[in-house]
Molecule: THF (Tetrahydrofolate) riboswitch aptamer
Organism: mouse gut metagenome
């Protein structure tokens, strides 16, 4: 000097278990606090999580039990850019300087 390995993650497509369907949740904006960011070191205007505020915003249905009735409640099919946990697959340290493997 050239090449090249490794994380945390992240999108994805199935799985199982849940939650909501009386609208929580998820997506979008904004405050503000921490965290993390390949084996060391720095680390953003980028990720993440918690809060707090703001717009927007939804799918049920059908059987069965009890009830005088209103009602309750179970069970199956839906639905939710829904939560959790495992699996496949792709991509992967913002960047910087050291190292590490080969040549």
């Nucleotide at each position: 000097g050239c090449a090249g390995a490794g994380u945390a993650g992240a999108a994805u497509c199935g799985c199982g278990u849940g939650c909501g369907u009386u609208a929580a949740g998820u997506g979008c904006c904004u405050u503000g606090u921490g965290a993390a960011c390949a084996g060391g070191g720095a680390g953003u205007u980028g990720u993440c999580a918690c809060a707090g505020g703001g717009a927007c915003g939804a799918a049920a249905a059908a059987g069965c039990c009890u009830u005088u009735a209103c009602g309750g409640g179970c069970u199956u099919u839906g639905c939710g850019g829904u939560a959790c946990g495992g699996g496949g697959u792709u991509c992967g340290c913002a960047u910087c300087c050291c190292g590490c493997u080969g040549c």